[in-house]
RNA sequence: GUCUGACAAGGGCAAAGCACGCCGAAAGGGUGUGACGCAAAGCCACCGGCCUACAUUUCGUUUUGUGCGAAACAGGGUAGCGGGGCCGCCGGA
Repeated sequence: GUCUGACAAGGGCAAAGCACGCCGAAAGGGUGUGACGCAAAGCCACCGGCCUACAUUUCGUUUUGUGCGAAACAGGGUAGCGGGGCCGCCGGA
């Protein structure tokens, strides 16, 4: 350096649920608790997927509006959906 995670050691992370005069329009995130799991469940939204739709656009409505309703759509989110990129502990070959 490459491949690998059967065995061993020290450890690490933390799903759901619950709590919060926390952030956010929402999806989602944060903190605490908690462990379903994880050998990259460390980091990055580049590609595909998925979630959301504040703004925007279009349409409808009409009391003519800075309203209401509908549709489309990421400048939002997900790295614990997959691919890819970067970095890395221990053991084995």

The RNA shown here (c-di-GMP-I riboswitch aptamer) has 93 nucleotides and comes from Desulfonatronum zhilinae. NCBI's taxonomy places the organism under Bacteria, Pseudomonadati, Thermodesulfobacteriota, Desulfonatronaceae, Desulfonatronum. Model confidence (mean pLDDT): 87 of 100. The sequence is in RNAcentral, with records from ENA.